Predicted 3D model of a 102-nucleotide RNA (Glycine riboswitch aptamer) from a Hyphomicrobiales bacterium.

RNA sequence: CCGAUCACGUCGGGAGAGACUGGCAGCUUUUAAUCAAAGGCUGCCGGCGCCGAAGGAGCAACCGCCCCAGGAAACUCUCAGGCAAAAGGACCGUGUGAUCUG
Repeated sequence: CCGAUCACGUCGGGAGAGACUGGCAGCUUUUAAUCAAAGGCUGCCGGCGCCGAAGGAGCAACCGCCCCAGGAAACUCUCAGGCAAAAGGACCGUGUGAUCUG
C1' cells in the first nucleotide's frame, strides 16, 4: 500500500403500497347576520383495501453433526411498521477504528 472481516453510523444514493372513508373535538377562511352552511388543516378512535427494505417470526438450499442440538436469505408471514410531503428505510458506495492474510 492492496485485499478481506467486524464494529461505528460521517456523508451520498435508496423502492413498494388509498393525499381512501366514517365519527368526535379543536383551529382557520368564505357566505350569512336567522349563529347556520361549505372548504382547508390538525389530533383521537374505528372500517375496508394494500406494501415489505426498520424490527420480529417461520421454513429452506447450504454449513455443521455419530445422532441430536445449533447457524442460516433480499424467500415466506405481516405481530410490529408503512401506503401525499416530512420522517424512517434493508442494501450499496464513502469515512473512521480494530483484526487477519499476502
The sequence was found by an Rfam model in a public genome assembly. Its mean pLDDT, the model's own confidence on a scale to 100, is 75.